Model confidence (mean pLDDT): 81 of 100.
The part of an RNA shown here (large-subunit ribosomal RNA, domain II) has 696 nucleotides and comes from Parcubacteria group bacterium GW2011_GWA2_47_7.
Its Rfam family is "Bacterial large subunit ribosomal RNA".
The RNAcentral record of the full RNA draws on ENA and SILVA.
NCBI's taxonomy places the organism under Bacteria, Bacteria candidate phyla.
[in-house]
Context: one part of a larger RNA
RNA sequence: GCCAACGAGUUAAUGCAUGCGGUUGCCUAAACCCAUCCGGGGUGGAGGCUUAGGGAAACCGAGUAUGAAUAGUGCGAAUAUAUCGUAUGCAUUAGACCCGAAACCUGGUGAGCUUGCCAUGAGCAGGGUGAAGUUUGUAGAAAUACAGAUGGAGGCCCGAACUCGUUAGUCGUGCGACUCUAUGGGAUGACUUGUGGCAAGGAGUGAAAAGCUAAUCGAACUGGGAAAUAGCUGGUUCUCUCCGAAAUAUGUUUUGGCAUAGCGUCUGAAGUACCCCUGGGGGGUAGAGCACUGGAUGGGCUGAAUAGGGAGAAAUCUCGUCAAUCCAACCAAACUCCGAAUACCCAGGAUGAACGUUUCAGGCAGUAAGACUCCGGGGGCGAAGCUCCGGUGGUCAAAAGGGAAACAGCCCAGAUCUCAAGUUAAGGUCCCUAAAUCUAUGCUCAGUGCAGUUUGAAGGUGGUGGGGUUUCUUCGACAGUGAGGAGGUUGGCUUAGAAGCAGCCAUCCUUUAAAGAAAGCGUAACAGCUCACUCACUAAGAGACCCUGCGCCGAAGAUAAUCGGGGCUAAGCAUAGUACCGAAACUGAGGACUUGUCGUUUUUUCGAAAACGGGGAGUGGUAGGAGAGCGUUCCAAUCCGCGUUGAAGCUUAAGCCGUGAGGCAAGGUGGAGCGUUUGGAAGUGCGUAUGUUGGC
Numbered sequence: 001g002c003c004a005a006c007g008a009g010u011u012a013a014u015g016c017a018u019g020c021g022g023u024u025g026c027c028u029a030a031a032c033c034c035a036u037c038c039g040g041g042g043u044g045g046a047g048g049c050u051u052a053g054g055g056a057a058a059c060c061g062a063g064u065a066u067g068a069a070u071a072g073u074g075c076g077a078a079u080a081u082a083u084c085g086u087a088u089g090c091a092u093u094a095g096a097c098c099c100g101a102a103a104c105c106u107g108g109u110g111a112g113c114u115u116g117c118c119a120u121g122a123g124c125a126g127g128g129u130g131a132a133g134u135u136u137g138u139a140g141a142a143a144u145a146c147a148g149a150u151g152g153a154g155g156c157c158c159g160a161a162c163u164c165g166u167u168a169g170u171c172g173u174g175c176g177a178c179u180c181u182a183u184g185g186g187a188u189g190a191c192u193u194g195u196g197g198c199a200a201g202g203a204g205u206g207a208a209a210a211g212c213u214a215a216u217c218g219a220a221c222u223g224g225g226a227a228a229u230a231g232c233u234g235g236u237u238c239u240c241u242c243c244g245a246a247a248u249a250u251g252u253u254u255u256g257g258c259a260u261a262g263c264g265u266c267u268g269a270a271g272u273a274c275c276c277c278u279g280g281g282g283g284g285u286a287g288a289g290c291a292c293u294g295g296a297u298g299g300g301c302u303g304a305a306u307a308g309g310g311a312g313a314a315a316u317c318u319c320g321u322c323a324a325u326c327c328a329a330c331c332a333a334a335c336u337c338c339g340a341a342u343a344c345c346c347a348g349g350a351u352g353a354a355c356g357u358u359u360c361a362g363g364c365a366g367u368a369a370g371a372c373u374c375c376g377g378g379g380g381c382g383a384a385g386c387u388c389c390g391g392u393g394g395u396c397a398a399a400a401g402g403g404a405a406a407c408a409g410c411c412c413a414g415a416u417c418u419c420a421a422g423u424u425a426a427g428g429u430c431c432c433u434a435a436a437u438c439u440a441u442g443c444u445c446a447g448u449g450c451a452g453u454u455u456g457a458a459g460g461u462g463g464u465g466g467g468g469u470u471u472c473u474u475c476g477a478c479a480g481u482g483a484g485g486a487g488g489u490u491g492g493c494u495u496a497g498a499a500g501c502a503g504c505c506a507u508c509c510u511u512u513a514a515a516g517a518a519a520g521c522g523u524a525a526c527a528g529c530u531c532a533c534u535c536a537c538u539a540a541g542a543g544a545c546c547c548u549g550c551g552c553c554g555a556a557g558a559u560a561a562u563c564g565g566g567g568c569u570a571a572g573c574a575u576a577g578u579a580c581c582g583a584a585a586c587u588g589a590g591g592a593c594u595u596g597u598c599g600u601u602u603u604u605u606c607g608a609a610a611a612c613g614g615g616g617a618g619u620g621g622u623a624g625g626a627g628a629g630c631g632u633u634c635c636a637a638u639c640c641g642c643g644u645u646g647a648a649g650c651u652u653a654a655g656c657c658g659u660g661a662g663g664c665a666a667g668g669u670g671g672a673g674c675g676u677u678u679g680g681a682a683g684u685g686c687g688u689a690u691g692u693u694g695g696c
Stems, first nucleotide, its partner, number of pairs: 001696006011094013025049003031043004053060002063075004097235002100232001104225006115199009124189001126158003129154001133150007162186003167182003201217001203213003238629006248261005262367002264364007272354001273357001276349006287338001288336002293332003297328004302323003306320001308319004370396004374391006401412003416591004421587003427581003430566003436578001438577006449568002459553003463550010480537005486510003491505003516531001519530003592619004597614007630685001632682006639675001641674002649669004655664003
């Protein structure tokens, strides 16, 4: 992991509500009697509920309490059925749907592991070093010193046993719940070890690591309190039908929990209160504005013993500073001279039923972690798949289907069932892939692009299309080609030089078709080459600016790595149009169920209920509410039930019935019990709980 079996809302008391039943006041409890396998029948009214309330009470009483009150006010009465049983739902108290702590307390058991201690034993190959002491010699008066010999000390040295566990590897479903290999520390000592003994659970022991105290230690193990408690996690078992939420507010030692309200459902009551239209209201938002409050730009004017800078000998002038005022142009959530659309409130009206709208009372809930998207805002960086509000928003949650390649929250659309029928929505129509290689007019040449800000900016662009304004132009424009582009003069000054062209000043006159005291290059200075300007040739458009469409550069990442792909010059973009495809939508045909209405029939406790038929409306669904059923075990009755001419169980499976849970047939196996119907009672339904046990 799979299979099988087991495995979770129970029982009692009390209360509330609902259904059904008994009586009309209701009911017995203990106890006793009869009978008895169990079950049962009777006696018993003690007592309980009800029949009157108010008050703390005395007490009074359809009233009473308060109060001085006959006032006022509170709670009552002014007519209500009451009670018992039973079933179901819920609550409270109990283990209270089931499993699950870490812990706490109490009584015991443990030192055969390990820690420390006590007693008594045991063990330590071999080698090295060579303390004290002794002795001999020498020296010395001696203490003593030196040398030799002897000697054999040491938490001494090297290194086996033994003990430890440093480093690395190995192992890591192991040989092993700590091993193995190599390497390493100690190895006469605070050494190692055998046996026996002593010390224990808030206690021991500890050369101290909160170490160790039997694979258990920041408080052992074990029995009990005990089913501790768990606002936490997990699980909670058959079917169909109807409706169907919430993730908000307030409070909370409260924020992942509760209580109340909101939203759901069921029952009863009311009966249009809902949507829509008309009329009437108040507002201070969006916008706008500057009349107030503030902010803030430019200019004018005026004032100020107005800090400071500049000029001047000074007077003074000028720049600046502050304030008021005027003109022009602005800004504001906490500004308003103004001011919508919506929304909200009131009144009236209309229609079809909206047909599960609205309101009230009661039973039962769940929810109170929401998410994205659109719109209006706060925070943030007008970042976030960010965060916090608002909207009788939308969807998901609790919603399948089609589209968006794939894709809870986007677009279309809400699945009762069947159909090899049709029409459409969003979105699409070259192939993958259903449907246009459709029509018309343009644009784009960048594979730009091929749905989407799911990226692309500032800036740049004589790429190209459209529109506009304006200038020149057959009296010849723009471009090109040919020619000229001169003289006074090398203007004056400056300068080594300055001749159009370093610099300063001036910038005239003449000849001309035209030609600057020169726009650029150039020279040391000249020279030289162009330009402006003019003529000729040619020939019909040429130039400048603005708005705009589509492009281009800007543009760097990890698969060749993407438009979903192939690929496409349209199969791209824009505008207009006609076809077609396309969903569980809509329509068609047939069936099922729910609900209200109309009709018929039957029954009736006269309230109504059931069946059938007609034409309507409806039938996605989590938490959850309500209804109707299936099945299992047992009990009572029943079928004068079934069964060795074969019960249950198992098995095969393609038959029949039921919307379904399921039921009934048939064959095989099996070998002794089992069912129908009507009631009743539950150890009553398994896939999940790291569920339990067994098997594989």